[in-house]
Annotation:
This is a predicted structure of a 365-nucleotide RNA (Bacterial RNase P class A) from an uncultured bacterium. Its Rfam family is "Bacterial RNase P class A". About the family: Ribonuclease P (RNase P) is a ubiquitous endoribonuclease, found in archaea, bacteria and eukarya as well as chloroplasts and mitochondria. The family's RNA type in Rfam is ribozyme. Its mean pLDDT, the model's own confidence on a scale to 100, is 76. The sequence was found by an Rfam model in a public genome assembly.
């Protein structure tokens, strides 16, 4: 200068009129006066939990969840910090097992793991042949069986460690050096690992395939619940019942409790709590690398109920768009969106604007 990674704020402020909900007050009453009154995501309903109600009481299987380590935290699949690996780096990870079993890998290639001999390469060891030389004892080359052989070369994503040497008929960790994976021993770390030495040579991928390991999980939900209050039809009809049946995921056993399913038909749909004080915000100090904790101070910031929270004026300011040659005029809140038991997170939208770190490349100095 351009490019890439990531992370955070913030998406109006002030004044006024008129409207509208809530608390408190004031007033017989109509009203009156103060003070509050949609979000960073309120959206989804993907986790976790407070809280209700089942329950006195339970295990066990089925299920489900998570998966490197160690910390925060109420918890969690969220977060910090770390280890490891990928990436040139900022970063980025659905990170336990493949040797307990099953499955599966197209085409290509000889062959894809109980896997290999297509082009090749050897002819020492046996067996038998052909040429030549020849001191007649063999020697030279050549081709064949049997046979060795995976080291070169083809495919591929991925071919039973890799590079170099030495060996050897020609090869192979078959020796050796080095590096990789495996194992053992020591040192350091809580710990996942590192790191140093030794060592037999060397046991393919793939579990966001089914399964194994390990750890954790009560359900159902505010339309949970809880009182008042009033209405009806104390109706009808069927099965099942203690050797039975009902109990807030499902099965078995337990445990309680005594009725329990179905069906047609009638009444009711009001009122009150749960309803906003909270693992609550904010400020200072303090421990800690950090999530966060710990102590002090101060504040109270919607609670509707077919569903309030809005509308216009002026000002300012932040973009943006038009005119103009410029000073400048004129217009215009402008993305995604709207609370309904509450909190901590993740996902997912999001014009515009601002800030912060950081890596690659180029150029200057």
């Nucleotide at each position: 200068u351009a490019u890439g990674u990531g992370u955070g704020c913030u998406g109006g402020a002030c004044g006024g009129u008129c409207g509208c909900g809530a608390u408190a007050u004031c007033g017989u009453a109509g009203g009156g006066u103060a003070u509050c009154g949609a979000g960073g995501a309120a959206a989804g309903u993907c986790c976790g939990a407070g809280c209700u109600c089942c329950a006195u009481a339970g295990a066990a299987c089925a299920g489900g969840g998570u998966g490197c380590u160690u910390g925060a935290u109420a918890a969690c699949a969220u977060c910090a910090a770390g280890g490891c690996g990928g990436g040139u780096a900022a970063c980025c990870g659905a990170c336990g097992g493949a040797u307990a079993g099953u499955g599966g890998a197209a085409c290509a290639g000889a062959a894809a793991a109980u896997a290999u001999a297509c082009c090749g390469c050897c002819u020492a060891c046996g067996u038998a042949c052909c040429a030549u030389c020849u001191u007649a004892g063999g020697a030279u080359g050549g081709a064949a069986c049997c046979g060795g052989u995976a080291a070169g070369g083809u495919u591929g994503a991925a071919a039973u460690g890799g590079u170099g040497c030495g060996g050897u008929a020609a090869g192979a960790g078959c020796g050796c050096a080095c590096c990789a994976g495996c194992g053992g021993c020591u040192u350091g770390g809580u710990g996942a690992c590192a790191a140093g030495u030794c060592g037999g040579c060397u046991u393919g991928c793939u579990a966001a395939a089914c399964c194994c390991c390990a750890c954790c999980c009560g359900g159902c939900g505010c339309a949970a619940u809880u009182c008042c209050a009033a209405a009806u039809a104390g109706g009808g009809g069927a099965g099942c019942a203690a050797u039975a049946g009902u109990g807030u995921u499902g099965u078995u056993c337990g445990c309680a409790c005594u009725g329990c399913u179905c069906c047609c038909g009638g009444g009711u749909a009001g009122g009150a709590a749960g309803c906003u004080u909270g693992a609550g915000g904010c400020c200072u100090g303090u421990g800690g690398u950090g999530a966060c904790g710990c102590a002090g101070g101060u504040c109270c910031u919607a609670g509707a109920u077919g569903a309030a929270u809005g509308a216009c004026c002026g000002u300012c300011u932040c973009g943006g768009a038009g005119c103009g040659u410029a000073u400048g005029c004129u217009c215009u809140a402008g993305a995604c969106a709207g609370a309904a038991c509450u909190c901590g997170g993740c996902u997912u939208a999001u014009a515009g604007g601002c800030a912060c770190a950081c890596u690659c490349a180029c150029a200057c100095a």